């Protein structure tokens, strides 16, 4: 480096059920629902608590709990002049703000169809659509690294 078996994972709309609704039962009793995608992690520890965005539905996506990549602090690594130290700033795509355009096949739902379950549901393929926000990309204005040492 190849090729082959096995396991394991693909991770936060995400997990759970003592309310609540539903379905089965004469009852005891036993089951179902309970967020639709999209976006988002440098390590490590504390905090606060309704953590971005938009869909569908016009309401059970109702209500709770409990985490959760977002914020804030603080250490650590690491970008940032040729180099180093401190400070600031930002997270590997590693300058920040504003403004203007742009990019982005989205699942659910809906329809077919197939499985599982008395059932309420639960799952699987196909087909056909519809989102915003960030990032990012182009333009335009502003403002871009301080200080102190070395080196050319």
């Nucleotide at each position: 480096g190849c090729a082959g078996c096995a396991c394991c994972u693909u991770g936060a709309g995400c997990g759970c059920c003592u309310g609540g609704c539903c379905c089965c039962a004469c009852g005891a009793g036993g089951g179902g629902u309970g967020a639709c995608g999209a976006g988002g992690a440098a390590g490590a520890g504390g905090g606060a608590g309704u953590a971005u965005c938009g869909a569908a539905c016009c309401a059970u996506u109702c209500g709770g709990c409990g985490g959760a990549u977002g914020c804030c602090c603080u250490c650590u690594c690491g970008g940032u002049u040729c180099c180093c130290a401190c400070g600031g700033u930002c997270g590997u795509g590693a300058c920040g703000g504003a403004g203007c355009g742009g990019c982005c096949g989205a699942a659910a739902c809906c329809c077919a169809u197939c499985g599982g379950g008395u059932a309420a549901c639960c799952g699987g393929u196909g087909a056909a659509a519809c989102a915003g926000a960030a990032u990012c990309c182009g333009c335009u204005c502003c403002g871009a690294c301080g200080u102190g040492g070395g080196g050319u």

GlmS glucosamine-6-phosphate activated ribozyme aptamer from an Actinomycetes bacterium, 152 nucleotides, folded computationally. It matches the Rfam family "glmS glucosamine-6-phosphate activated ribozyme aptamer". Rfam describes the family as follows. This entry contains a glucosamine-6-phosphate activated ribozyme that is found in the mRNA for GlmS. GlmS is an enzyme that uses fructose-6-phosphate and glutamine to generate glucosamine-6-phosphate.